[in-house]
This is a predicted structure of a 70-nucleotide RNA (transfer RNA) from a Lachnospiraceae bacterium.
It matches the Rfam family "tRNA". It is annotated as a transfer RNA. Rfam's curators write: Transfer RNA (tRNA) molecules are approximately 80 nucleotides in length.
């Protein structure tokens, strides 16, 4: 330099009718104290534009990481 892939809570991972689940975190119940269990809580769509009644999803571009080739 050419072509491709992936970007969603602290981590992993779903989803064209709008964000669900697991782990972790802090709190509560329970316990003599813990652990385990249970209960709710907080926490996210890389950025800009376009298509659509509606975009996390589809399209284009940028950025980051990564793969192959040179």
């Nucleotide at each position: 330099g050419a072509c491709g892939g992936u970007g969603u809570g602290g981590c992993c991972g779903c989803a064209g009718g709008a964000a669900u689940g697991g782990c972790a975190u802090a709190g509560g119940u329970u316990u003599g104290c813990a652990a385990a269990a249970c209960c709710g809580a907080a926490g996210a769509u890389a950025c800009c534009g376009g298509u659509u009644c509606g975009a996390g999803u589809c399209c284009g571009g940028u950025c980051a990481c990564u793969g192959u080739c040179a």